[in-house]
Molecule: Lysine riboswitch aptamer
Organism: uncultured Bulleidia sp.
RNA sequence: CAAUAGAGGAGCGGCUGACAAGAGUAACCAUGAGGAGAGUGUCAAUUGUAGAUCCAUGGUGAAAGGGAAGGCCGCCGAAGCGGUGGUAUUUGACAGGUAUCACCAGCUGGGAUGCAGCAGAAUAUGCUGCAGACUCUCACUGUUUACAGUGGUGGAGCUAUUGGA
Numbered sequence: 001c002a003a004u005a006g007a008g009g010a011g012c013g014g015c016u017g018a019c020a021a022g023a024g025u026a027a028c029c030a031u032g033a034g035g036a037g038a039g040u041g042u043c044a045a046u047u048g049u050a051g052a053u054c055c056a057u058g059g060u061g062a063a064a065g066g067g068a069a070g071g072c073c074g075c076c077g078a079a080g081c082g083g084u085g086g087u088a089u090u091u092g093a094c095a096g097g098u099a100u101c102a103c104c105a106g107c108u109g110g111g112a113u114g115c116a117g118c119a120g121a122a123u124a125u126g127c128u129g130c131a132g133a134c135u136c137u138c139a140c141u142g143u144u145u146a147c148a149g150u151g152g153u154g155g156a157g158c159u160a161u162u163g164g165a
Stems, first nucleotide, its partner, number of pairs: 001163006009076001011075006019067001027060006037047002041094003079108003082104009109135002113131007136154001138151005
């Protein structure tokens, strides 16, 4: 230097998914009241004095995204985030969003907790930042050979084996 095989634990990701929530919400119908716009992030289409939007009462009454016990699959830069570029989709168009692909030796060892921000119906969940502990790895020191202390060290790392220089 290369190849192969491994380790960390509430470990990572994917598929499916009972179920909860979304929600007695949106939407539709009837009545009353009311009297000009509604529709939107912007423009347009559409719609409204044959009375819309909004409000009240009554009736009918969803869905999507997200979550999820359990099961199955792939794994240990597992994976996530960020930047640049492309494709598709959401639309009538723009913006924005979503999904996906490629590149970047850009950031992060890992999970939990607390606080803040963004997304979200949400106190669920996801992502980002900060904090102090915990844990794993390696280095140094100590020496009771199993531990202790210090160090952000840190995944392109670490351990083992094999081969080459």